[in-house]
RNA sequence: GCCGAAGUAGCUCAGCGGUAGAGCAACGCUUUUGUAAAGCGUGGGUCGGGGGUUCGACUCCCUUCUUCGGCU
Numbered sequence: 001g002c003c004g005a006a007g008u009a010g011c012u013c014a015g016c017g018g019u020a021g022a023g024c025a026a027c028g029c030u031u032u033u034g035u036a037a038a039g040c041g042u043g044g045g046u047c048g049g050g051g052g053u054u055c056g057a058c059u060c061c062c063u064u065c066u067u068c069g070g071c072u
Base pairs, nucleotide, nucleotide: 001071002070003069004068005067006066007065010024011023012022013021018055026042027041028040029039030038048064049063050062051061052060
């Protein structure tokens, strides 16, 4: 330099154009003499950045950044 993959909650990951979700973690409550376990609930996201298409974009297009892999 060229090609490809990935980037979404604290972590691991879903999400085929129509209000962003799960598990774990955190916090609160119940239960217990107490802890753990269990049950119920709550909060937490400018979807890597910028632009475009569209009535509407995490999703499609362009560009850019970061990480990983391959080729030279």
Predicted 3D model of a 72-nucleotide RNA (transfer RNA) from a Candidatus Staskawiczbacteria bacterium.
Its Rfam family is "tRNA". Rfam classes the family as a transfer RNA.